[in-house]
RNA sequence: GCGGGUGUAGUUAAUUGGUUUAACGCAACCUUCCCAAGGUUGAAACAGGGGUUCGACUCCCCUCACCCGCU
Numbered sequence: 001g002c003g004g005g006u007g008u009a010g011u012u013a014a015u016u017g018g019u020u021u022a023a024c025g026c027a028a029c030c031u032u033c034c035c036a037a038g039g040u041u042g043a044a045a046c047a048g049g050g051g052u053u054c055g056a057c058u059c060c061c062c063u064c065a066c067c068c069g070c071u
Stems, first nucleotide, its partner, number of pairs: 001070007010024004018054001026042005047063005
């Protein structure tokens, strides 16, 4: 330099155009003498920019980061 892949809550993963889902973790409350476990509720995310579309995490383009291969 060329090609391919990945990028989603703090972490790990779902989600192939119509309210972004779950687990662990976090906070509050319940339970308990206390802790742990358990239960209820809550906060929290689609790498960045642009385009297509009535509507985009999803499709297209560019950039960025990481990984793999070729040279």